[in-house]
RNA sequence: GUACCAGAGGCCCAGAGGAAGGGCGCCACCGUGCGAAGGUGGAGGACGCAGGUUCGACUCCUGCCUGGUACA
Numbered sequence: 001g002u003a004c005c006a007g008a009g010g011c012c013c014a015g016a017g018g019a020a021g022g023g024c025g026c027c028a029c030c031g032u033g034c035g036a037a038g039g040u041g042g043a044g045g046a047c048g049c050a051g052g053u054u055c056g057a058c059u060c061c062u063g064c065c066u067g068g069u070a071c072a
Stems, first nucleotide, its partner, number of pairs: 001071007010024004018055001026042005048064005
């Protein structure tokens, strides 16, 4: 330099047009002699950035940024 892949809560991921869900973690309560396990509830993200298409975009298109892989 070229091609491809991936960027989503603290971490790991699902979601592929109708507007964000799960697991772990965190907080509170139950529980316990105190804890742990287990149970219930809760907080936390408008989805890397900017445009475009659309009535409507995490999702489709373009450019850029970051990381990775391959080839030079």
Transfer RNA from an Alphaproteobacteria bacterium, 72 nucleotides, folded computationally. NCBI's taxonomy places the organism under Bacteria, Pseudomonadati, Pseudomonadota, Alphaproteobacteria. It matches the Rfam family "tRNA". Rfam classes the family as a transfer RNA. Its mean pLDDT, the model's own confidence on a scale to 100, is 80.